Predicted 3D model of a 101-nucleotide RNA (SAM riboswitch aptamer (S box leader)) from Metabacillus sediminilitoris. The sequence is in RNAcentral, with records from MGnify. The prediction has a mean pLDDT of 82.
């Protein structure tokens, strides 16, 4: 940098010990009933494998990932209500995370 996915799934396990939810503001949650992280364990099926023609199966391997949608918003539009601000709700962006080139 370009595709493609993000509303499903995943432990009453051992170690550690205090902060954790990418980034910046808001907000809301998780943690001494042990979060985070590390191990083991798991869930998925991008790459990969069998089938064999675009469907159907596998899980050895390289990744990934296992509180909340990516936890929400935040920029633009629309549509209800209110009518100053604002509320919900739906798009689409932007950021962001993974895979594969």
């Nucleotide at each position: 940098c370009u595709u493609a996915u993000c509303c499903a799934g995943a432990g009453a396990g051992a170690c550690u010990g205090a902060g954790g939810g990418a980034c910046u503001a808001g907000g809301c949650c998780c943690g001494a009933u042990g979060a985070c992280g590390u191990c083991c364990g798991g869930c998925a099926a991008c790459c990969c494998c069998c089938u064999a023609u675009u469907u159907g199966g596998g899980a050895a391997g390289g990744u990934g990932c296992c509180a909340a949608u990516u936890c929400c918003u935040g920029c633009a539009g629309a549509a209800u209500g209110g009518u100053u601000u604002c509320a919900u709700u739906c798009u689409g962006a932007a950021a962001g995370a993974u895979a594969a080139g």